RNAcentral holds the full RNA, with entries from ENA and SILVA. This is a predicted structure of a 471-nucleotide part of an RNA (small-subunit ribosomal RNA, 3' major domain) from an uncultured bacterium.

Context: one part of a larger RNA
RNA sequence: UGACGGGGACCCGCACAAGCGGUGGAGGAUGUGGUUUAAUUCGAUGCAACGCGAAGAACCUUACCAAGACUUGACAUCCCUGGCAAAGCUAUAGAGAUAUAGUGGAGGUUAUCCAGGUGACAGGUGGUGCAUGGUUGUCGUCAGCUCGUGUCGUGAGAUGUUGGGUUAAGUCCCGCAACGAGCGCAACCCUUGUCCUUAGUUGCUAACAUUAAGUUGAGGACUCUAAGGAGACUGCCGGUGAUAAAUCGGAGGAAGGUGGGGAUGACGUCAAAUCAUCAUGCCCCUUAUGUCUUGGGCUACACACGUCCUACAAUGGCUAAUACAACGAGCAGCUAAACCGCAAGGUCAUGCGAAUCUCUUAAAGUUAGUCUAAGUUCGGAUUGAAGUCUGCAACUCGACUUCAUGAAGUCGGAAUCGCUAGUAAUCGCGGAUCAGCAUGCCGCGGUGAAUACGUUCUCGGGUCUUGUACA
Numbered sequence: 001u002g003a004c005g006g007g008g009a010c011c012c013g014c015a016c017a018a019g020c021g022g023u024g025g026a027g028g029a030u031g032u033g034g035u036u037u038a039a040u041u042c043g044a045u046g047c048a049a050c051g052c053g054a055a056g057a058a059c060c061u062u063a064c065c066a067a068g069a070c071u072u073g074a075c076a077u078c079c080c081u082g083g084c085a086a087a088g089c090u091a092u093a094g095a096g097a098u099a100u101a102g103u104g105g106a107g108g109u110u111a112u113c114c115a116g117g118u119g120a121c122a123g124g125u126g127g128u129g130c131a132u133g134g135u136u137g138u139c140g141u142c143a144g145c146u147c148g149u150g151u152c153g154u155g156a157g158a159u160g161u162u163g164g165g166u167u168a169a170g171u172c173c174c175g176c177a178a179c180g181a182g183c184g185c186a187a188c189c190c191u192u193g194u195c196c197u198u199a200g201u202u203g204c205u206a207a208c209a210u211u212a213a214g215u216u217g218a219g220g221a222c223u224c225u226a227a228g229g230a231g232a233c234u235g236c237c238g239g240u241g242a243u244a245a246a247u248c249g250g251a252g253g254a255a256g257g258u259g260g261g262g263a264u265g266a267c268g269u270c271a272a273a274u275c276a277u278c279a280u281g282c283c284c285c286u287u288a289u290g291u292c293u294u295g296g297g298c299u300a301c302a303c304a305c306g307u308c309c310u311a312c313a314a315u316g317g318c319u320a321a322u323a324c325a326a327c328g329a330g331c332a333g334c335u336a337a338a339c340c341g342c343a344a345g346g347u348c349a350u351g352c353g354a355a356u357c358u359c360u361u362a363a364a365g366u367u368a369g370u371c372u373a374a375g376u377u378c379g380g381a382u383u384g385a386a387g388u389c390u391g392c393a394a395c396u397c398g399a400c401u402u403c404a405u406g407a408a409g410u411c412g413g414a415a416u417c418g419c420u421a422g423u424a425a426u427c428g429c430g431g432a433u434c435a436g437c438a439u440g441c442c443g444c445g446g447u448g449a450a451u452a453c454g455u456u457c458u459c460g461g462g463u464c465u466u467g468u469a470c471a
Stems, first nucleotide, its partner, number of pairs: 001471002003468003007465007015455002019419005026310008034301002042053002064296007073121001077120002079117005088103006123285002126283003132279002134274003137270001139268001144183006150159003163174003189262004194230007204219002208217002233256001236250005312412001316371007328359003333352002338347003378409001383404007425447007
């Protein structure tokens, strides 16, 4: 000087407390451990691994296993030789890779292309993240981390950065052997909340006319769209304060003290993660640890754990009628209307590269009826049968529909998690990936609470101080 303390003082955080809803019990989905296996590819492992890499394993993917094949190779450059010969298509053999035969005729003869040969080499998702770059997590959006000159100290170092106030903040003020500066904080950026100007189609409709319908004429007022501006700064008033910084209350205002949300992550810590995104040193393989193919596996199943979904019902289930969104996506695509089917879906066909057309009926809600406390008209697992769709192909191993079947489950021990407002809870909708496949993920809107006395205690963090068997 740091680090540490079941030392002290002060401060903060859904850290506790006050509340609301969960997990832990059930069934299922998914990931992991374990076990099994020819293989169940590999990585991630306290917080900070476990719906994680994977924004989507039937084949492919695919790295794993079995079997069948190739050896200058699936891919790149160079050299030598030969060629009218390529790709594609057809036939035969085969599980296919491939082999043979036929057809075909691009491009080019200064050798592109193909075949063969030779070696230089290719290739490796093989090892090492404790050799590395790059990227990322974490403490933590915590308020810290440093430097120059000066001064003090023999020196390591100190000072500044401590102190008195204040702040979300090393934020600002005052004081001070310090005076300044840098990286962080804040602001500048995006979005949302109010208004104005400009513009008026594909959007809108107050007035006039018109229609089944903003449908058409018409209009730019309104909504909306998207460009440019205005607006909030403790600016104003009062109290407190050291006359300061600031803080408390108030006014006006759409908004008030960082207005809400996002992006933004200092010096560093964990030899943290990643050699399997990529790059890369060294080591290793080179008729195989490389390459191609078929089939299997990654989907196994006495069990254990994590994260979710659905429930256990009446604030509910079912039936009928009826109302109101936003974000988005669309041409190998989204698909209207009509017709067929109980339905998944199908047939025919229309519009739209989209403020125009489509996905697109939002659902909780409201109204009426029914069920009447039961393992039920709750719950839907499991299983049987028949189907639909995608796709060469749904056996291993897809999603969905209909009929039948109708398991556990009556609110969950110890323990434990999230959340302070348009939040929790609850309800549906869209998108990426994607042929098909979501209860996951990323977004969107609808309805919409309770509680916070407070900082004694638990956990984490910051500042000062003190002790030290630590460095």
The prediction has a mean pLDDT of 85.